Overview:
Predicted 3D model of a 349-nucleotide part of an RNA (small-subunit ribosomal RNA, central domain) from a metagenome. It matches the Rfam family "Bacterial small subunit ribosomal RNA". The RNAcentral record of the full RNA draws on SILVA.
[in-house]
Context: one part of a larger RNA
RNA sequence: UUGGGCGUAAAGGGCGUGUAGGCGGAUCAGUAAGUCGAUAGUGAAAGCUCCACGGCUCAACCGGGAAAUUGCUGUCGAAACUGCUGGUCUUGAGGGCAUCAGAGGUGAGUGGAAUUCCUGGUGUAACGGUGGAAUGUACAGAUAUCAGGAAGAACACCCGUGGCGAAGGCGACUCACUGGGAUGCACCUGACGCUGAGGCGCGAAGCUAGGGGAGCGAACGGGAUUAGAUACCCCGGUAGUCCUAGCUGUAACCGGUGUGCACUGGGUGUUGGAGGAUCGACCCCUUCAGUGCCGUAGCAAACGCAUUAAGUGCACCGCCUGGGAAGUACGACCGCAAGGUUGAAACUC
Repeated sequence: UUGGGCGUAAAGGGCGUGUAGGCGGAUCAGUAAGUCGAUAGUGAAAGCUCCACGGCUCAACCGGGAAAUUGCUGUCGAAACUGCUGGUCUUGAGGGCAUCAGAGGUGAGUGGAAUUCCUGGUGUAACGGUGGAAUGUACAGAUAUCAGGAAGAACACCCGUGGCGAAGGCGACUCACUGGGAUGCACCUGACGCUGAGGCGCGAAGCUAGGGGAGCGAACGGGAUUAGAUACCCCGGUAGUCCUAGCUGUAACCGGUGUGCACUGGGUGUUGGAGGAUCGACCCCUUCAGUGCCGUAGCAAACGCAUUAAGUGCACCGCCUGGGAAGUACGACCGCAAGGUUGAAACUC
C1' cells in the first nucleotide's frame, strides 16, 4: 500500500462557517465524453505458458507454431446507467403568512437579601475558632443588638436526567438592539442540496495594560497536628477572581460516540406545538420537534448500544496501524511571555 478499524483496546478534528474538490431528487428530449459491442492497426525480439511439432542417440539446449502482452489509437455501431445540453416537476432545500416556547447573544438601567467596612445609640467581658486548642479580636469598649451610610461581587426560593445555544457556555428584574428553533397552512421559488482539504471566525481557564477590590483566596506569615508536616485543620493574607481594551488558542473542550440523509417491533416519563373527541378547562386518542428511562430484532470481546444506534445502508471529512524514547529533538509558522501547531530518529523491550 491493500485491508481492517476509531464509546471503554491505537484512533472523531474543541465548535462552526465556507473555498477547491467529492457526491447528489423525479421526468422528457438531445448528445455520445465515460460505458458496452464489432472491426482494423499497433502492442520489437528474447523470456514465461502450451503443442502425438522439428534438429542434436534422450534431455538440457536449439529451431518452428500457438497463446499471452489484460494496453493504446482509428473507424463503425448501441444509448440502459454516469456526464454534458435543453425543457418540465415538487417530495429535498429555501422563502411567505399565522401561532408558540426559551438562563440564546450584546448594551444600558434598576432591585432586594447577605457579607465586610465606617458613623452613632444600647450594653459589658468576653468573642472567635477546633477533635481539643492556640495564633487572632476585645476595657483605647469588641462579640451581640438597633439606626444610618459606603462598597464590591453573586443573584436564595422558583430549579426540574426542565429550557436555550454550533461548541465553549448561558440563571434577579426592566428596556433597546439582535441570532437561532418548533408547529400549522401548502401561497411562492424550482434541486437552489450534502459534505468540506486549505482559509476565516468563535472558543472555559491563563497572560499584558489601565481601572476596581466586599467576600473568597494560589504564593506568603503565623497557630496547631506530627517522628517530621514545605500538607490536610485554624487565624491572617498578595496576585487573582470583577470591568474595559488587547493577547493566548489550550482542556477528561466528554455522550471519551464527526456531519447529513434514509430505513428498522414496542413500553413508559417529561418539555414545546398542532389536530381529534367533548358543551367544556382537565382526562383520553392521533401527530410533529426535543429530552430521559426500560427493552425486541440486530450488533458487540465483553460492558453495553438499541428510531437521540454502538442496528441496516449511502455521501463526504478527520484520524489509527505494538510499548517506551515522545507529543520530545530538529526545522518551519504563530506568540509579549508562558508556550502552541506541525512532528521524527537512534536506541530499547